[in-house]
RNA sequence: GAGUUUGAUCCUGGCUCAGAACGAACGCUGGCGGCGUGCCUAACACAUCGCUUUCGAACGAGAAAGCCCUUCGGGGUGAGUAGAGUGGCGCACGGGUGAGUAAUGCAUGGGAACGUACCCCUUAGUUUGGAAUAACCACUGGAAACGGUGGCUAAUACCGGAUGGUCUCGCAAGAGUAAAGAUGGCCUCUUCUUGAAAGCUAUCGCUAGGGGAUCGGCCCAUGUCCCAUUAGGUUGUUGGUGAGGUAAUGGCUCACCAAGCCUACGAUGGGUAGCUGGUCUGAGAGGAUGAUCAGCCACACUGGAACUGAGACACGGUCCAGACUCCUACGGGAGGCAGCAGUGGGGAAUAUUGCACAAUGGAGGAAACUCUGAUGCAGCAACGCCGCGUGGGUGAAGAAGGCCUUUGGGUCGUAAAGCCCUUUCGAUUGGGAAGAAGGGUAGUGUGGCUAAUAUCCGCAUUGCUUGACGGUACCUUUAUAAGAAGCACCGGCUAAUUUCGUGCCAGCAGCCGCGGUAAUACGAAAGGUGCAAGCGUUGUUCGGAAUGACUGGGCGUAAAGCGCGCGUAGGCGGGAUAAUAGGUCGAUUGUGAAAUCCCCGGGCUCAACCUGGGAACUGCAGUCGAAACCAUUGUUCUUGAAUAUCUGAGAGGGUGGGGGAAUACCUAGUGGAGCAGUGAAAUGCGUAGAGAUUAGGUGGAACACCGGAGGCGAAGGCGCCUGCCUGGCAGAAUAUUGACGCUGAGGCGCGAAAGCGUGGGUAGCAAACAGGAUUAGAUACCCUGGUAGUCCACGCCGUAAACUAUGGAUACUAGGUGUUUGGGGAAUUAACCCCCUGAGUACUGAAGCUAACGCAUUAAGUAUCCCGCCUGGGGAGUACGGUCGCAAGGCUAAAACUCAAAGGAAUUGACGGGGGCCCGCACAAGCGGUGGAGUAUGUGGUUUAAUUCGAAGCAACGCGCAGAACCUUACCUGGUCUUGACAUCCCGUGCCCGCUGCAGAGAUGUGGUUUCCCCUUCGGAGACUCAGUGACAGGUGCUGCAUGGCUGUCGUCAGCUCGUGUUGUGAAAUGUUGGGUUAAGUCCCGCAACGAGCGCAACCCCUAUCCUUAGUUACCAUCAUUAAGUUGGGGACUUUAGGGAGACUGCCGGUGUUAAACCGGAGGAAGGCGGGGAUGACGUCAAGUCCUCAUGGCCCUUACGACCAGGGCUACACACGUACUACAAUGGUAGAAACAAUCGGUCGCGAAGCCGCGAGGUGAAGCUAAUCCGAAAAACACUAUCUCAGUCCGGAUUGGAGUCUGCAACUCGACUCCAUGAAGUUGGAAUCGCUAGUAAUCGCAGAUCAGCAUGCUGCGGUGAAUACGUUCCCGGGCCUUGUACACACCGCCCGUCACACCACGAAAGUGAUCUCAACCAGAAGUGUGUGAGCUGACCUCGGAGGCAAAAUGCCACGGUUGGGGCCGUGAUUGGGGUGA
Repeated sequence: GAGUUUGAUCCUGGCUCAGAACGAACGCUGGCGGCGUGCCUAACACAUCGCUUUCGAACGAGAAAGCCCUUCGGGGUGAGUAGAGUGGCGCACGGGUGAGUAAUGCAUGGGAACGUACCCCUUAGUUUGGAAUAACCACUGGAAACGGUGGCUAAUACCGGAUGGUCUCGCAAGAGUAAAGAUGGCCUCUUCUUGAAAGCUAUCGCUAGGGGAUCGGCCCAUGUCCCAUUAGGUUGUUGGUGAGGUAAUGGCUCACCAAGCCUACGAUGGGUAGCUGGUCUGAGAGGAUGAUCAGCCACACUGGAACUGAGACACGGUCCAGACUCCUACGGGAGGCAGCAGUGGGGAAUAUUGCACAAUGGAGGAAACUCUGAUGCAGCAACGCCGCGUGGGUGAAGAAGGCCUUUGGGUCGUAAAGCCCUUUCGAUUGGGAAGAAGGGUAGUGUGGCUAAUAUCCGCAUUGCUUGACGGUACCUUUAUAAGAAGCACCGGCUAAUUUCGUGCCAGCAGCCGCGGUAAUACGAAAGGUGCAAGCGUUGUUCGGAAUGACUGGGCGUAAAGCGCGCGUAGGCGGGAUAAUAGGUCGAUUGUGAAAUCCCCGGGCUCAACCUGGGAACUGCAGUCGAAACCAUUGUUCUUGAAUAUCUGAGAGGGUGGGGGAAUACCUAGUGGAGCAGUGAAAUGCGUAGAGAUUAGGUGGAACACCGGAGGCGAAGGCGCCUGCCUGGCAGAAUAUUGACGCUGAGGCGCGAAAGCGUGGGUAGCAAACAGGAUUAGAUACCCUGGUAGUCCACGCCGUAAACUAUGGAUACUAGGUGUUUGGGGAAUUAACCCCCUGAGUACUGAAGCUAACGCAUUAAGUAUCCCGCCUGGGGAGUACGGUCGCAAGGCUAAAACUCAAAGGAAUUGACGGGGGCCCGCACAAGCGGUGGAGUAUGUGGUUUAAUUCGAAGCAACGCGCAGAACCUUACCUGGUCUUGACAUCCCGUGCCCGCUGCAGAGAUGUGGUUUCCCCUUCGGAGACUCAGUGACAGGUGCUGCAUGGCUGUCGUCAGCUCGUGUUGUGAAAUGUUGGGUUAAGUCCCGCAACGAGCGCAACCCCUAUCCUUAGUUACCAUCAUUAAGUUGGGGACUUUAGGGAGACUGCCGGUGUUAAACCGGAGGAAGGCGGGGAUGACGUCAAGUCCUCAUGGCCCUUACGACCAGGGCUACACACGUACUACAAUGGUAGAAACAAUCGGUCGCGAAGCCGCGAGGUGAAGCUAAUCCGAAAAACACUAUCUCAGUCCGGAUUGGAGUCUGCAACUCGACUCCAUGAAGUUGGAAUCGCUAGUAAUCGCAGAUCAGCAUGCUGCGGUGAAUACGUUCCCGGGCCUUGUACACACCGCCCGUCACACCACGAAAGUGAUCUCAACCAGAAGUGUGUGAGCUGACCUCGGAGGCAAAAUGCCACGGUUGGGGCCGUGAUUGGGGUGA
């Protein structure tokens, strides 16, 4: 920096990612080289080689093989060699590991009371004696390891004596204390005289001192992880005196004395851990880490111990104990890879049983030299870093092929091929370094020691001699593009996309999340992106994370102010002055190892790597200086603070006394039936006299009005009056003290209500409880009762939304308005009023702050000081532990596990059994229905071979279907066809057609007959039929959740938006809200808005009035005429259909804001939208439809396509919707007789007449229609009858007989006649429509249609009732409010129960481990004392000294008992988390 909480926003806050790093591991892949690195796990166990020896110039002794000689006995050489022993030095270095260790460690800086082999310098010496002992020899034990006894021998081994100092002890006197020689050379001096000895000399040693260097021991200061759910620890403990011990200080040890010492600045205890230079990360500060390299420490199978030594309590030494392994003759023995290799084991995981001492370094040696798994090299491993290569140029027919495609093409792609060029690396040929300096030896020259030209030592120079790596680096020859590219990713974060497969499957996933048939997210392919001999994954660390905030965060509401005070430690602290110099600042000195990091250079061809110099190491310590600030000390000041005097307000606290009202109860009286209670009731009280009322009394609790946003108190809290005791606050002016202050971890105190204990008290109220109601239930809300409690005294508890959700103190920073209470001024009789000034308490508001809300001199502003607290949600304020409490419980306070959120403020919606305003047949007021019956019709269900499919609350259900006997038809059964029933293209053929026979259920198959289309440039072309071929047709198959179009619905509801501007961090707001008004976001006014668009309205159609134009088929007033508007005539009326007029709140009055508008009125056919229709904003319901049509994808292709016959869609225990007809007298039946409008008609409507009871038949006039026909309108009205009944109501059902349509009425049509005459007597809960020419009621017509309507769409006739009103139900609109909802209340969401899984707690116990206390025990070792036994060096011969031995102190392992901590496990049990 990004992703992720939301519909969106801002904030808080967690989770996750991008970076760097690694001793890594795993997956896929792998050309070369250089430099590094390589058991992080089992400090698990180890076979085997092998890592420490060396010195003959300290010492004695001393082979063999081989070769040569031989007198065959032997001799020489090998050889004073090997090997062994005594002795010296070394083995304490180097190498490994990190178990232990939280300080006996490490780092940094200091210190005094010490040691130091080898090395350097220096002083002095190196004298004289002695006794042994290994080796060796003999005997001997044992399996072995290893010994025993006797005997011989040497030393630079061991022991005496002498001497000795500036050594040690001691005040001194004095006492004590040493040595070793070896090798080479020489005779100058002495003695013997070839030459030696003494001696001299050189070198190396040896002894005693002193000094240095190096290394080490000890002490001090500071720093050095986590836990306080570890708070007290300690008896050699702390100090002193004395003694012992040590190289040395010291309780290091002991005796005595004192009672100290450490600790909140974290002792003690527990856990974890080697520390550091450094390394990784980071801008830094920090955080993490301590491999390789370097310094220190610790350890060496586990535990203990000492010896030797300069140095060890000793990795490759010793002793003991233990575990383990091995050998054994069973009696005993041996061993220690955390050295280098290597093995087993563990593990995700870490190499060769290599070469060499050539170099560097170490040990020994005089040296040559020997040894050296230190080291130098090589081997294995992409484990890391660095470098190089896998080719370069040209090359478009943009090849083939792959993939995609809109079929045009695009892309892989100049990529390939082809042509030209180069040859690093690898292969091959040949050559070939540096790393080597020294040392030795031989020679030459020269210097020193010396008597010396010997020797010896040193220097220079010449020759010879030494390389593991390795024939390696490097150079070179030859040939050829020849031998050399993969891995991950491609939804966002994050660079890079398409196709196919799959279908919540398989799978992916770091977070968000993908996958349920069109997946850029799974798998594959193509393409692309990134890195590259590597690439990814996993793990870990830092970063991002300002997410523990020193740099650099917060706490009103997001997590977070202790309920409040007093006060200890601590932190912080007013003015002046002087001193000091701890902090601070400056200079300088020492140190801060090297390496590393950084800078400038140098060397490997570059780089990595190596290397020279510098800087740095931010630190610590010393010295000198400065004196502002902090600090310390002294003196002083008054403004902070406090005290005194005076005054004031107050429900501040404690305690005593008093008061009245009210409730209840008791007594007495009056009185007589209810009272009480509720939404309504009941339980309850009452004739045994309630309630009511009067009088009297008793008792407890609380104090009306005043009373207020008022007062007081630290908070909790405090309210009748009054006495006493008492705390705090404020004001005014003086005086006093002189910083005495602020805060406050622990601590102490106070602390509502409820609760607890003891004892009282109890009127009212009232948990629990009982009863009555309510309810599906009602362990509640309501009612009647009622016990704790509420009250008092004393004692506990210690918590509250103990809230201003805001810790305390101080200072500063605009105002305005109230209120309480002081002071001053002016004024007044007084109370007010006014001005100034304190202390409180409220509201509003500027700057500023805040995520916003909001805060704002009473800060959440600006600053300082101190305290408390927070660090994602859940688990959980829980468990365990501790502590307090009588108990209830409080305080302190986790983890496992789980989620990717949880949260704050604000925004827009939606919702509310929230509010306000308003509307609608929404309710109400009415009228008529449905729900009951029968039938019709649709649906569900069931059934069936099939009962085709769709529609599903409103908004599916007389819906698609404006009409299923066949057809329709999509379904079923059976029979058939396969380029197909239908379309286009190609080829061939013939006209097709018409008539007709046979088989068949038909489709179909097979014949007969007739006949020769049209245009023509005569080549051919076209329409049609048949046959063939393949492209294709076809699908009412799936997906309406892939779609278009169309439709329903909210809803004809009044809404839905935009531009610019403005406001807000932003989502958004404003406009569109407000005041009026309207049917209306209709209009007016106001307004940070101004305008605009889609809707509303209007424009369109029908209808109501009038005018005008025109009169045929319509009409007929007047004139004729007829049976008849029949005809002449008329153009008036009606009517038809063109054009106009009319209605606009235009006029008047009132109301209203001088508005919009409303109310009333006039005129008018019509009045405030006149009535009706068409018209349906942005959007909602993944609403409906793939079966109208169109269409993506998928599926079928001799079938899911096509044809045919028959069947089915018409089934039927049942349920529902919608209708029709009824139940009758407002009626039925019969008779006679009136009045419409719309509409249809030539494949048609069909008159009159005749026949039939009738359906109908016959018949044919008229009519392509204002002419003819359908056509009769019916209800109504009149007359007659029926008289309340299952009827003269009702017509279902059934029997019989017919008519019509049609190829055909069996399944399965309609109608007629005769007969039959079911249910039904007005319909439970519930529910529907309708506000006027409406409901209700009556008939008529049409579409579909051969026929079939109770359905649908229209038409007219007759023609009501009611609306007080908006409380309620339903739906809707606007504003506002709440919200934990946004899939939006059909939302969200809580708890129990059931099931599964997970982690945790408790638990009778049980197991392991650590630790403490007491006791037992006591190996090896060492200290102490004894030392009769043994005994070479010395002696005065007696001993001294030494040793063994047993004793004793300390002590490891081990054992017993008891306690504590921690961990595991545990039947059962408890809560928690997750799950479709």
Small-subunit ribosomal RNA from an uncultured prokaryote, 1476 nucleotides, folded computationally. The coordinates come from a structure-prediction model, not an experiment, and the mean pLDDT is 85. It matches the Rfam family "Bacterial small subunit ribosomal RNA". Gene Ontology terms of the family: structural constituent of ribosome and ribosome. The sequence is in RNAcentral, with records from ENA.